[in-house]
Parts: sequence; C1' cells; structure tokens
RNA sequence: GUCGACGUAGCUCAGUUGGCUAGAGCAUAGCACUCAUAAAGCUAAGGUCGGUGGUUCGAUUCCACCCGUCGACA
Repeated sequence: GUCGACGUAGCUCAGUUGGCUAGAGCAUAGCACUCAUAAAGCUAAGGUCGGUGGUUCGAUUCCACCCGUCGACA
C1' cells in the first nucleotide's frame, strides 16, 4: 500500500432481512434474609450503539469517508 473482519453499559457479549422505551451475564448501589458474613432472592442505576455526512417518514441496522483494533497479502 491492497483486501477483509470488528467497534453496543465499568468488563465479556447478544441483538434487530430499517419501526415497541436498546438487552443479557458479571461487576456496582440499595432492600430483604441472617447472631454475623457469604451465597441464592428482589429492586435500581449505568449507553450520545466509535465519529461525521448521506439515503429514508423513520438508522444501532443501509451507503460513503474518517479514527481505532485484529488478520491476510505485498
């Protein structure tokens, strides 16, 4: 340099062939339980879905470019 994959919560990840209020587990906080602690239980908080632009009535999803990570080739 060319090509491909990936980027979603603090961490690991799912997701929708474009449409409900964007989800799970772990972690965190609270509650309850217990003599106490842990585990299991209940609840809550936590996201500009990498960025910009475009298409569309509507974009996390489609398109272009940029940034980053990884891989293949040279």
Predicted 3D model of a 74-nucleotide RNA (transfer RNA) from a Patescibacteria group bacterium. Rfam family: tRNA. It is annotated as a transfer RNA.